[in-house]
Context: one part of a larger RNA
RNA sequence: AGCACAAGGUGGAUGCCUUGGCAUCAGGCGCCGAAGAAGGACGUGACAAGCUGCGAAAAGCUGCGGGGAGCUGCAAAUAAGCCUAGAUCCGCAGAUGUCCGAAUGUGGGAACACACUCCGAGAGGAGUACGCGAAAGCGGGGGAACCCAGGGAACUGAAACAUCUUAGUACCUGGAGGAAGAGAAAGUAAAACAACGAUUACCUAAGUAGUGGCGAGCGAACGGGUAAGAGCCCAAACCGACUAUAGAAAUAUAAUCGGGGUAGAGGACAGCGAUAACCCAGUCAAGAAGUAGUUGAACGGUAUUGGAAAAGCCGACGAAACGAGGUGAAAGUCCUGUAGACGAAACGGGAAUGACGGGGAGCUGAAUCCGGAGUACCAUCGAGCACGAGAAAUUCGGUGGGAAGCAGGGAGGCCCAUCUCCCAAGGCUAAAUACGACCUGAUGACCGAUAGAGUAUAGUACCGUGAGGGAAAGGUGAAAAGAACCCCGGAAGGGGAGUGAAAGAGAACCUGAAACCGUGUGCUU
Repeated sequence: AGCACAAGGUGGAUGCCUUGGCAUCAGGCGCCGAAGAAGGACGUGACAAGCUGCGAAAAGCUGCGGGGAGCUGCAAAUAAGCCUAGAUCCGCAGAUGUCCGAAUGUGGGAACACACUCCGAGAGGAGUACGCGAAAGCGGGGGAACCCAGGGAACUGAAACAUCUUAGUACCUGGAGGAAGAGAAAGUAAAACAACGAUUACCUAAGUAGUGGCGAGCGAACGGGUAAGAGCCCAAACCGACUAUAGAAAUAUAAUCGGGGUAGAGGACAGCGAUAACCCAGUCAAGAAGUAGUUGAACGGUAUUGGAAAAGCCGACGAAACGAGGUGAAAGUCCUGUAGACGAAACGGGAAUGACGGGGAGCUGAAUCCGGAGUACCAUCGAGCACGAGAAAUUCGGUGGGAAGCAGGGAGGCCCAUCUCCCAAGGCUAAAUACGACCUGAUGACCGAUAGAGUAUAGUACCGUGAGGGAAAGGUGAAAAGAACCCCGGAAGGGGAGUGAAAGAGAACCUGAAACCGUGUGCUU
């Protein structure tokens, strides 16, 4: 030195565990903000570094309700206190709420500096940004995804690539809400004859009809079945009020306001009749869930094992409860609970209902009047429609032209006719739908500490000028019973003693693999 064996050290794999995650489902809930948000800074404790809570009234103050013996958060100990005259704790409502932040008196390098005016004896308090608006008042900023709108790629695919695709995706911007958007037919259809009746979402129709360097690909609708259902208001004609202008006046015109009226069997107007049925998305009443809680069945023995019984054995009982967690091991009957049954002073306000208030109806007539104009439409150039210019309708925009007006007009996929359907150029509209920041509950052929979130908590430590990047790190024991005392040592550490079932569980603490490191013995050289 090598090999073998033995007992160790080191190390932290493995096993077991779970405080933490992941995913899904169900129900709820869904905006916050100048009455100063979201998010922070700084404070705040007897002692107080961090977290949590709170705000100079500062781990808190007040009221109401719950609860019933201890309490002064995580977090031990000490001190000082509180509490059955009901504390701590839980819920509801309120008070206080420094400074920064849209930040808004001015400035500013956020959490700072410096003002003016008014009130007050003072301490102190209040006001003072900008935009819109006549004023009242409104706006500004934030929010996980969802929604609408304005802009809008490329890699990629086409086995290259240019039309095309990726894709109106990513991304940027603006805006809104608890949803948004859409929505009450100038609809869909049918074509010898019908028929349906706002929108939205799902299933289907259907990978069909189409579209397409007819390549890659893209890709409907009608109809059918479901969910949910709800319809309304203006403009105008006409009547009136008031103001202005013209006029001596009647009157005319115009603006504003009130009545009227809202539809393809129209309305005004004239006449008759009625004030009902019915409807409502407005207001009020009433009011459920929820936001604390309460009650809640049934077991003992053991001389078995063990440190410990919930295990074994013996004998019982409950069950609308044998879901779950805990208790020294494995408990239906020990604890918390579970099934079931109850409960609110306060907040909360759904559906149905009622009241108020509002809206609204019918018949006849047919002369006149009204029924959304730089609009429809056309040309051209684009866009969007599943539809790439195509025979290309329908929809939107730029430019240039530019109607009819009820004996009217639009559509039915070029266009024309017949026929059918409908009435544009104004507006509103719940539900069914999307999403999940948040709350509650449940579940898992999901993870179990190199896994599962980046975090068993941390956006911390650390890195970066910055945008930003971003860790590692769990386990004594049933209980600290956390090792009094003695010995060696300066200490660290160790040996006794003691605790404990166990200390080869001793805090560098469950188990404790391998690499690696020496020690002892044997063999070989």